Description
RNAcentral holds the sequence, with entries from MGnify. Lysine riboswitch aptamer from uncultured Thermoclostridium sp., 174 nucleotides, folded computationally. Rfam family: Lysine riboswitch aptamer. Rfam's curators write: Riboswitches are metabolite binding domains within certain messenger RNAs that serve as precision sensors for their corresponding targets.
[in-house]
RNA sequence: AGGUAGAGGUGCGAUUUUUAUGAGUAACAAUACUAAGGACGGAAUCCUAAGAAGUAUUGUAAAAGGAAAAACCGCCGAAGCUUUAGAUACCAAAAUCUAUUGCUGGGUCUGCAUUUAAUAGAUGCAGCACUGUCAUCGUAGUAUUGCGCUCGAUACUUUGAUGUUGCGCUAUCU
Numbered sequence: 001a002g003g004u005a006g007a008g009g010u011g012c013g014a015u016u017u018u019u020a021u022g023a024g025u026a027a028c029a030a031u032a033c034u035a036a037g038g039a040c041g042g043a044a045u046c047c048u049a050a051g052a053a054g055u056a057u058u059g060u061a062a063a064a065g066g067a068a069a070a071a072c073c074g075c076c077g078a079a080g081c082u083u084u085a086g087a088u089a090c091c092a093a094a095a096u097c098u099a100u101u102g103c104u105g106g107g108u109c110u111g112c113a114u115u116u117a118a119u120a121g122a123u124g125c126a127g128c129a130c131u132g133u134c135a136u137c138g139u140a141g142u143a144u145u146g147c148g149c150u151c152g153a154u155a156c157u158u159u160g161a162u163g164u165u166g167c168g169c170u171a172u173c174u
Base pairs, nucleotide, nucleotide: 001174002173003172004171005170006169009076011075012074013073015071016070017069018068019067027060028059029058030057031056032055033054037047038046039045041091042090079104080103081102084099085098086097087096088095105131106130109127110126111125112124113123114122115121132165134163135162136161137160138159140157141156142155143154144153145152146151
């Protein structure tokens, strides 16, 4: 330097099923009022005085995304966010995919902001503890060793403090 296998733990992500929410909402139909626009922003196209949009009443009545549980799969930069570029899409926005820049060890809780139907959840920032890795210093124990004893050294385990953090760490092979 490269390969293989592992550890962190309410660990990460995907798929399927069920359930609640979404919502008695959107949409459709009927009636009445009303009166010229409506179709997410633009273009195109379409609907509309044989009544658009809107309001009210009645009837029928969803779905997607996200969430919880279970099962199963792939994993430990797992993954998430972010910068830039390209592709899909009529343009733009959003979304998805590929490459790329940078940040983050991990999860919980709290606060703020964004997103969302949502005080759920997600993301970003910040904070207090917790926890994992490595290093240093100390407590205690075990083993080995030096030494006549005392005492010292090394390794491992436990525990306390401090600092660091993933292209890291441990074991092993070349």